[in-house]
Molecule: Bacterial RNase P class A
Organism: Bacteroidales bacterium
RNA sequence: GGGGCAGGUGGCUCUAUCGUCACGCUUAGGCGUGAAGGAAAGUCGGGACAACACAGAGCGCCAUACUUCCUAACGGGAAGGUCGGGCAGCAAUGCCCGAACAGCAAGUGCCACAGAAAAUAACCGCCACGCCCAUAGCGUGGUAAGGGUGAAAAUGUGGGGUAAGAGCCCACGGCCUGUGGUGGUGACACGCAGGCGGGUAAACCUUAUGGGUUGCAAGAUCAAAUAUGCCGGUGCUACGGGCUGCUCGUCCAAUGCCGGUGGGUAGAUUGCUUGAGUUUUUUGGUGACAAAAAACCUAGAUAAAUGAUAGAGGUCGGCUUUUUGCCGAAACAGAAUCCCGCUUAUAAGCCUGCCCCGGCU
Numbered sequence: 001g002g003g004g005c006a007g008g009u010g011g012c013u014c015u016a017u018c019g020u021c022a023c024g025c026u027u028a029g030g031c032g033u034g035a036a037g038g039a040a041a042g043u044c045g046g047g048a049c050a051a052c053a054c055a056g057a058g059c060g061c062c063a064u065a066c067u068u069c070c071u072a073a074c075g076g077g078a079a080g081g082u083c084g085g086g087c088a089g090c091a092a093u094g095c096c097c098g099a100a101c102a103g104c105a106a107g108u109g110c111c112a113c114a115g116a117a118a119a120u121a122a123c124c125g126c127c128a129c130g131c132c133c134a135u136a137g138c139g140u141g142g143u144a145a146g147g148g149u150g151a152a153a154a155u156g157u158g159g160g161g162u163a164a165g166a167g168c169c170c171a172c173g174g175c176c177u178g179u180g181g182u183g184g185u186g187a188c189a190c191g192c193a194g195g196c197g198g199g200u201a202a203a204c205c206u207u208a209u210g211g212g213u214u215g216c217a218a219g220a221u222c223a224a225a226u227a228u229g230c231c232g233g234u235g236c237u238a239c240g241g242g243c244u245g246c247u248c249g250u251c252c253a254a255u256g257c258c259g260g261u262g263g264g265u266a267g268a269u270u271g272c273u274u275g276a277g278u279u280u281u282u283u284g285g286u287g288a289c290a291a292a293a294a295a296c297c298u299a300g301a302u303a304a305a306u307g308a309u310a311g312a313g314g315u316c317g318g319c320u321u322u323u324u325g326c327c328g329a330a331a332c333a334g335a336a337u338c339c340c341g342c343u344u345a346u347a348a349g350c351c352u353g354c355c356c357c358g359g360c361u
Stems, first nucleotide, its partner, number of pairs: 001357009012313007020035006037332001041343002044341005049215004061211005066080005081101001082099007102206002107204002109200003123147002125143007155173006174196006181190003219270004228262007240252004277296008315329005
C1' cells in the first nucleotide's frame, strides 16, 4: 500500500410539481396540519385489555431450576458466585469466552462395538501354597502395581509397607457430605470433622416454584334489502275443520293486505391510539433501573394510504497534474389493538480488533 473477516456505530437532507390517507377550517372552489421502522420482520417469551370458564381441595399434564437485584411481567436484563476453556505471566494473578448450573451419595432403568469384567471386576501378568526331580506344567487361593480393550476401568502423584499388592498407612492434591467456627444480604469462600459411592435426569423419576382457555377476525352499539318467527288489526269468498242429520248462522284455521316487533346478514360506529408515552436536564445506584422538574402530542388505513417525477446539496468511489469539472454508488425492509423483551436481516462511510499478500528501511 492492497485485500478479507468479526464486533460496534450508522441508517442522507432540502425544495418544487402532481397524487394518496386522516384530522381541522371552509365562501364548497379549496386551504392548513400530520403521515412507517430500528428492526414495523419471526410471531418466540411476558404483560395490558376483552369474552367465556371457575366453591374449595387433590391427581394428571406442561414449563422453569446457582445467588441477589431490576421490572407491570418474563424462559428477559444487571451485578456477582461456581465450574469448564483460551490468552498473558517464572509465579502470585489478571483479562476474555462459554454453561438446561437442583438431585445419579433417594429408587428404577440404560451404557453400542471392543473387552475377562460397564459395577457383586482376575484375560495376560505378579505372589503364596499343593502335586511334582523341577524355576516348566496343572490345581487352589491372594492381588487392581503393570499390560491389553474401550468414549469411560474403580481418587492422582510420590513414599512407606507387603509373599505380591492395595487409601492398608503417610505427605501434597482432587471430589463428596456435614458444620451452633470466621467473612459475606446470598450463591459461596476459608477453616474444621467425616468419607472415596464409574457415567447418564434435552432417561423414567424426586424436590421446589409457576401455569384456566381463546385472541381486537377479542368484544360492544346501531342496523338495510330479502326470507322468516311472534303479536295486533282488517277483508273476502272459493275451498277446509268444530257445533248439527241437513241448511242458515257462528267460531277456528289457512291465505291476502296493513301495522308493530324479535333474532340476525351486508353495512356503519366503537374498541383505536394519551401511553408501564416521547425529549431534555438533574439526582440516587457499580449496574439493570428508579425518582423529580420542564417541555411536547407524534400514522390509524380495512383491500388496506404513507407515492412518483424533477432539481439542489451532503457523504463515498473512479477519471482528470490540481482547483474546477464529468461519471457512478447507497442496504435490510415496510405499521394493522397496544406495550416490554428476545432472535434474525441490514449497503456505503466511520471506529476497534484480527488474518492474508506485496514493497521499503